[in-house]
Molecule: transfer RNA
Organism: Candidatus Cottocaccamicrobium excrementipullorum
RNA sequence: CGCAGGGUGGAGCAGUUUGGUAGCUCGCCGGGUUUAUGCCCCGGAGGUCGCAGGCUCGAAUCCUGCCCCUGCAA
Numbered sequence: 001c002g003c004a005g006g007g008u009g010g011a012g013c014a015g016u017u018u019g020g021u022a023g024c025u026c027g028c029c030g031g032g033u034u035u036a037u038g039c040c041c042c043g044g045a046g047g048u049c050g051c052a053g054g055c056u057c058g059a060a061u062c063c064u065g066c067c068c069c070u071g072c073a074a
Stems, first nucleotide, its partner, number of pairs: 002072006010026004020057001028044005050066005
C1' cells in the first nucleotide's frame, strides 16, 4: 500500500436504513427526603457529531480527500 469495522457531552453507547428538534444509561451540580451518608424523587449544566471541502432550502446522516483507533490479509 490492500480489505473490513469504528470516531457522537466526563465514560459507555443509540440515532445513518427513509437527510427534517441530537438522545439513552452512568457520572457531575443544585434541591427534596434522611440525624447523616447511600437508595429514591425533582430540576440543571455539559455536544460546533474526528478534520476540511462539496451537493442540498436543510447534513451526525449523502459525495470527495485527509487524520486517528481496532481487526484481517500480505